[in-house]
Context: one part of a larger RNA
Molecule: small-subunit ribosomal RNA, central domain
Organism: uncultured Muribaculaceae bacterium
Formats: sequence, structure tokens, C1' cells
RNA sequence: UUGGGCGUAAAGGGUGCGCAGGCGGAACCAUAAGUCUGAAGUAAAAGCCAUCGGCUCAACCGAUGUAAGCUUUGGAAACUGUGUAACUAGAGUGCAGGAGAGGGCAGUGGAAUUCCAUGUGUAGCGGUAAAAUGCGUAGAUAUAUGGAGGAACACCAGUGGCGAAGGCGGCUGCCUGGCCUGUAACUGACGCUGAGGCACGAAAGCGUGGGGAGCAAAUAGGAUUAGAUACCCUAGUAGUCCACGCUGUAAACGAUGAGAACUAAGUGUUGGAGAGAAUUCAGUGCUGCAGUUAACGCAAUAAGUUCUCCGCCUGGGGAGUAUGCACGCAAGUGUGAAACUC
Repeated sequence: UUGGGCGUAAAGGGUGCGCAGGCGGAACCAUAAGUCUGAAGUAAAAGCCAUCGGCUCAACCGAUGUAAGCUUUGGAAACUGUGUAACUAGAGUGCAGGAGAGGGCAGUGGAAUUCCAUGUGUAGCGGUAAAAUGCGUAGAUAUAUGGAGGAACACCAGUGGCGAAGGCGGCUGCCUGGCCUGUAACUGACGCUGAGGCACGAAAGCGUGGGGAGCAAAUAGGAUUAGAUACCCUAGUAGUCCACGCUGUAAACGAUGAGAACUAAGUGUUGGAGAGAAUUCAGUGCUGCAGUUAACGCAAUAAGUUCUCCGCCUGGGGAGUAUGCACGCAAGUGUGAAACUC
């Protein structure tokens, strides 16, 4: 490179926006770059290929013939391209409605844990399979009142909702993004995808400054045990929280890239439209036919039937290692081999 693939065997980029590039709706006219076709020139010889011939055959040698390509020129106009004007089914805008833990900032509420103060009260509390460390006569645990502070928001809550993904859950206000339905007034292909690039990106981690109730890596002690650098218990520091900056990875999963079209049914649910209907649109679940699959299964939310574009795979180990380069404060991340071995 060809061919074959990517739910679970190797393989979908964590997600979006988007320059270049690739691909692109219906109809008219023009053009003739691609495309098709005729002619001329060229394509050294040898070689390749085909046919015939010469060495007894063959290798080898000789003869004849064909060719793609390029240049010039005549023509065709369906398709692709280009140009002009024009269309509305894609896309977008307007108008009328709708739902929502979508995002940011500020404020605020109650329950609970902990701590502090005070009252009542007395010998235990706590913890476990059982214990002990621990707390407690300097008055604990329990109980009541008052106060402080931080973090998380029971019930509602739902294969419920929203978001591109990560993710988002008390309540109120302000600012703000997207989506859905109806209508068909407007624009008139403005679209899809997207190498690089840019932005977002759980948790942990890092920097500076705050904060610190509970929980809790590390650590200490008590147990267990042959040992116990663990599981269990008592403590407990980073961290968890906030602001700003960095990191850029996850089983970042639906292990399933994005967009478009088509292809039996049944049933639940969310948000609309509709007077209603075996109605209709957009989501979200289950069952299931054709089809598909190695099987499991998938099955209008496809892993079915097709098209466009991107990413990725090519035996196991060595190895996501070495090296170089880039990024990073570091931790490390991205890119990413080979020898050797089975």
C1' cells in the first nucleotide's frame, strides 16, 4: 500500500468549537477545467508483452507488431467543477408558548456532628467476635439552656430532569447558555465532518493566601497473628472546604466517534401540540420481528440497510519502557521504538 476490521477478541480520540482539507439539496442557461471521443506529433536503441524464425532444445540471438503517458488540434455536454440570475424540502432568523439539580455571583434556612460556658447529676463511659489502648472523681457519659464554627443538604427522589463531556440536588434574588413545541412571516444551501489549533475537562496532586466541624492517606498506640509494616479498635497530620493559578489524567464506559436517510410491532414514562383520535413532535426505559453477530446479544436511542468525514488496530512479552522533542514548579503527561524472547 491492498484487503479486513474497531460493544465484549488488537482497535472510537475524555468532550466540544473550529481554520485548512474532504464531502454536499432541487431546477434553468452558459462554459468546457475534470470526463468521453477523432486526428497529428513524440515516446532513442536495448528491455517488458504478443507472434514468427535461428543455434538439435533451452538459456541466448534475430525479425515484426502493440502500448500507457505527454504535447498540439477538431468535437460531445449526461455527470463533477466554474459563472450568472433564480427555488425552498436542509440550515438559520422572527413571532407565540413550555419544562429543567444547565452555568456564574450574592444572600439566607433548618436538622445533625464537634467544641465552649452554665445548671442537674454520679461512677462509670466508650469500643469489640471478645478485649485493650483511650476518656472520666481536676466530675466524664447522660440530660437541659445559651453560644461558636465548618461542612453537607434527610423526606420530595423517580431505568425522573438538565448539560458537549466532566458533571449538576435546601431556599431566594440577580446575570446568563442551551433545548423542545406550535406557526410558516423572513434569509436562501448560509450545510456535514474536521488533520493541526483553541477551549472545557472527576478524583488525587502542586503553588500562594485563607479556613478547618466531621471524615481521614501518612503516623502513633491497642488488639489479632507464627509474624501482621494489614483487615478490627482508640487517637490523628496532610487532604477534603474557599479564592486565584497550575496539572490534563480515569473502567473520562453505552468499554459503542459525528452527521444524514431508510427499515414489523407492543408497552411504560418525561416535556409540548391537538376538541379528539388506533393522532403528532422531541426525549428516556423495557419487550420483541426481519436483518445482523463467532456467540453473548443488538434490534427506529441498531451492533440492521446505505452515504460523507475524522480517529484508531495489525500476535504475546519486552513496554506505554528507552531515547529524542514538546509541555509542567514538581509529580509527571503527550508523542513513542528496538535488540532479545515465546